The RNA shown here (glmS glucosamine-6-phosphate activated ribozyme aptamer) has 157 nucleotides.
Rfam family: glmS glucosamine-6-phosphate activated ribozyme aptamer. Its family is annotated with catalytic activity and regulation of gene expression in the Gene Ontology. The family's RNA type in Rfam is riboswitch.
Model confidence (mean pLDDT): 76 of 100.

[in-house]
RNA sequence: UUAAGAACCUUAGCGCCAUGCACCUUGUGGGAGUGAACAAGGUUAACGAGGUAAAGAGUUUAUCGAAUAUUCGGCGGAUGCUCUUUCGCGCAACUGAGCGUGUUAUGCCGGGACAAAUAUGAGGGCAACCUCAAAACAAAUCCCGUCAAUCAGUGCA
Repeated sequence: UUAAGAACCUUAGCGCCAUGCACCUUGUGGGAGUGAACAAGGUUAACGAGGUAAAGAGUUUAUCGAAUAUUCGGCGGAUGCUCUUUCGCGCAACUGAGCGUGUUAUGCCGGGACAAAUAUGAGGGCAACCUCAAAACAAAUCCCGUCAAUCAGUGCA
């Protein structure tokens, strides 16, 4: 340097759109316009926050809020939930049971912090709409503080 292969890119509010609804353009139609209908082509079709101990099984509209609410509808997937087993953590040292929980590994209450889309601006597209930029505004998780967190046995004082 060339060739081949593998990995990364590339994972999880995540991916997709054959058919439907919605929207746009063109055509047919029509004296002309608009609407409907039909045909062709196209657009949109979930906005971020948060979320995985291991294995197996079951289940499906799997947590939280934002929005001008078609974010309708459908397909696939999934960190959700339930059950079983195992491992770890917390409940005063060890062991066991129980309850909770997942390595930042318990709960109540109080307080605190955090987003993107939309809108706006620029660019692209006949249009529906798309791309980029930068600002504002959530809730849960989370962080801080107070309080609270089972029983038995053993050991220590």